[in-house]
Molecule: Bacterial RNase P class A
Organism: Pseudoalteromonas sp. Angola-18
RNA sequence: GAGUUAGCCAAGAUAAUCGCUGCCUGUGACGAAAAUGAUCAGGGGGAGGAAAGUCCGGGCUCCACAGGGCAGAGUGCCAGUUAACGGCUGGGGGGCGUGAGCCCACGACAAGUGCAGCAGAGAGGAGACCGCCAACCCUCGGGUUGGUAAGGGUGAAAGGGUGCGGUAAGAGCGCACCGGGCCGCUAGUAAUAGUUGGUUGCAAGGUAAACUCCACUCGGAGCAAGACCAAAUAGGGUUCCUUAUGGCGUGGCCCACGUUGGAACCGGGUAGGUUGCUUGAGCCAUAGAGCGAUUUAUGGCCUAGACGAAUGAUUAUCACUUUCUUCGGAAAGGACAGAACCCGGCUUAUAUGGCUAACUCACUC
Repeated sequence: GAGUUAGCCAAGAUAAUCGCUGCCUGUGACGAAAAUGAUCAGGGGGAGGAAAGUCCGGGCUCCACAGGGCAGAGUGCCAGUUAACGGCUGGGGGGCGUGAGCCCACGACAAGUGCAGCAGAGAGGAGACCGCCAACCCUCGGGUUGGUAAGGGUGAAAGGGUGCGGUAAGAGCGCACCGGGCCGCUAGUAAUAGUUGGUUGCAAGGUAAACUCCACUCGGAGCAAGACCAAAUAGGGUUCCUUAUGGCGUGGCCCACGUUGGAACCGGGUAGGUUGCUUGAGCCAUAGAGCGAUUUAUGGCCUAGACGAAUGAUUAUCACUUUCUUCGGAAAGGACAGAACCCGGCUUAUAUGGCUAACUCACUC
């Protein structure tokens, strides 16, 4: 200098003007007064790193629940961490990369059942197409029967590898070495690793994000949860009173027409309102424990709370990016997205700028 890997941060700044929202202070419409607090003025607060997807886990609330089981769903190497998790941290094993580093649902197919395109003789305690060997036949080209998994061929995959012995030819058939299984021993909390120990000719291929088996976890619904107040010419109950030639309405009155018991008390509950609602597994700093995730102590801070759903717009200057330039400057541009009970994660989207650590290659000293 070029290329790469891992992680982190910011998410334009300042000022002015006009608005929105809820909080505080003052004002105090209506009202007899009190209370409430309309209106107006001032002050200070007002989206995110993902507020998103709603994929996991918890708090909180209501319902259900003695205990246990079935069904269903999920998770699946080991240890730790946490309120909890399918998250995170550390470790083991496997795979990829020269490397920093990245990826993996990583229990069981020797309980049972199932599935497998093409090619190939054969896809499973298998298989004889070519080849090799033996016997027999023969028209001497070969044929038939049997043996054989060492060689060829097919395939992603064909029942350990190399060599020697052995054999008709072959074969763990026998032996040596390598590899594998089981038992033991050693190290480690464990997963697992090692083995100079013993034993076993080596054992029945793949697939469980196929059914299944094994181990562990899980009651359901969600702030539209739930709690409180509570209107009417809506509707219910109890008591008392009244009796239809009645009461009420339309109407000045009669006729007429329409309608119908009256009063008091009671709780349920719709509209509506209040609450839940933001002080919380909270944030910041310092110190300690731990490799780390995380945790402990002390001090400081309060940081949206709407519901027809606010958080905005314009202007000026500066900063950033791009283009043009007469080098003075000019023009254009600004990602993803947007709280709705609250937290911990995961995943996905993201203009531009910045920081840290590490790796590879080339060159120079």